A computed fold for a 73-nucleotide RNA from Alphaproteobacteria bacterium GM7ARS4, annotated as transfer RNA. NCBI's taxonomy places the organism under Bacteria, Pseudomonadati, Pseudomonadota, Alphaproteobacteria. Its Rfam family is "tRNA". Its family is annotated with triplet codon-amino acid adaptor activity in the Gene Ontology. From the family's description: Transfer RNA (tRNA) molecules are approximately 80 nucleotides in length.
[in-house]
């Protein structure tokens, strides 16, 4: 330098043919307990890397940039 994969809550990952962004763990609050842990219930937390484009509608499709991983030279 070229090619491929990838980027979604603090972490690990979902999201069907483009149609209201969810789960587990973690955090916080409550129940339970003499107390803690475990267990149970609840709450908060997201500019879906960034900027454009297409569309009635984009995490998803297209273009560029940036980050991560891999391959070739």
């Nucleotide at each position: 330098g070229c090619c491929c994969c990838u980027g979604u809550g603090g972490c690990u990952c979902a999201a069907u043919u483009g149609g209201u962004a969810g789960a587990g763990c973690g955090a916080c609050c409550g129940c339970c307990u003499u107390g803690u842990a475990a267990g149970c219930g609840g709450u908060a937390g997201g500019u879906u890397a960034c900027a454009g484009g297409u569309u009635c509608a984009a995490g998803u499709c297209c273009u560029g940039u940036c980050g991560g991983g891999g391959g070739c030279a």

The RNAcentral record of the sequence draws on ENA.